This is a predicted structure of a 328-nucleotide part of an RNA (large-subunit ribosomal RNA, domain IV) from a marine eukaryotic metagenome. It matches the Rfam family "Bacterial large subunit ribosomal RNA". RNAcentral holds the full RNA, with entries from MGnify.
[in-house]
Context: one part of a larger RNA
RNA sequence: UCUAUUUAAGGGAAUUCGGCAAAUUGGUCCCGUGCCUUCGGUAUAAGGGAUCCCUGCGUCUGUGUUUGUAUAGAUGCGGAUGCAGGGCUCAGUGACUAAGGUGGUCCGACUGUUUAACAAAAACUUAACUGACUGCAAGCCUGUAAAGGUGUGUAUAGUCGGUGACGUCUGCCCAGUGCCAGUACUUUAAACUUGGUUCCAACCGAGCUAAGAGCUGGUAAACGGCGGGGGUAACUAUAACUCUCUUAAGGUAGCGAAAUGCCUUGCCGUUUGAAUGACGGCCUGCAUGAGUGGCGUAACGAGAUCACCACUGUCCCUAGAUAGACUC
Numbered sequence: 001u002c003u004a005u006u007u008a009a010g011g012g013a014a015u016u017c018g019g020c021a022a023a024u025u026g027g028u029c030c031c032g033u034g035c036c037u038u039c040g041g042u043a044u045a046a047g048g049g050a051u052c053c054c055u056g057c058g059u060c061u062g063u064g065u066u067u068g069u070a071u072a073g074a075u076g077c078g079g080a081u082g083c084a085g086g087g088c089u090c091a092g093u094g095a096c097u098a099a100g101g102u103g104g105u106c107c108g109a110c111u112g113u114u115u116a117a118c119a120a121a122a123a124c125u126u127a128a129c130u131g132a133c134u135g136c137a138a139g140c141c142u143g144u145a146a147a148g149g150u151g152u153g154u155a156u157a158g159u160c161g162g163u164g165a166c167g168u169c170u171g172c173c174c175a176g177u178g179c180c181a182g183u184a185c186u187u188u189a190a191a192c193u194u195g196g197u198u199c200c201a202a203c204c205g206a207g208c209u210a211a212g213a214g215c216u217g218g219u220a221a222a223c224g225g226c227g228g229g230g231g232u233a234a235c236u237a238u239a240a241c242u243c244u245c246u247u248a249a250g251g252u253a254g255c256g257a258a259a260u261g262c263c264u265u266g267c268c269g270u271u272u273g274a275a276u277g278a279c280g281g282c283c284u285g286c287a288u289g290a291g292u293g294g295c296g297u298a299a300c301g302a303g304a305u306c307a308c309c310a311c312u313g314u315c316c317c318u319a320g321a322u323a324g325a326c327u328c
Stems, first nucleotide, its partner, number of pairs: 001325008010316002014314001019311001027051005036041001038165001052087016088092001100309007107301002112124002128163007139150004166296004171226003176223002178219005185214003192207005227245005254288001255285001266282006
């Protein structure tokens, strides 16, 4: 010096990207327990007290003996438990064992699953909601086929998508792309009929004609999409109002500097001595927005982030001890 333990006066996060690491807490009994809430929870919430030994006195109870009062009394040996007094130590769950806590916000409802060996998550799954196909010799899947699975099943079933508990909602657009339905008519292959020539073949024409396409409709919890300019109110500002171009329709309810905001450390407030942080508000949304779900949400989370209490060698600022390595 290193590795692994361990202890530190005073301060107590000043350390650091960040309390990372460590420390604190810890079992059991008693008291007590807020906000919120889907009334189940939250909850061991939080926060207090006790805990060992001896003695005395109670209560409940097992069992033996005994009593002419017997659901009782007396007595012996036990078990459980309560109260009081006393004793000792710094310390009584004395070692081991054994939650630090609280509050705000984001995401995901939850339990669960995952990148065996750098990622455990907000990703996947999920119950629930919803769309499509399918009446069974079905639909879907495997197989060239025979056949097999789903299925000892039968629409309250099976398969394939999407969203993702619950609460509250889910606006407008079918022009494009897709899907579905219809189709008097148009287009249209081979085959077939027929013509071309004296015969055959090639070849060329005409007729007929399926799906498809055209055409007509439907469909957005299908893929997706959801404007611009000018003017206007008796301070100013703003524009309920109005004009105009334009689209398939011009973003509704909500939410909003957001896991989404470029400018940006936006502006205001709270938090700090000081805050590019956090939270609340505003809306000027570069480029939010409704099952590609929107907005809330108790509970839950080795999730992300901010703050507070407690606690500490993280730090001020280092030092000591033990064991091993190393060096001599």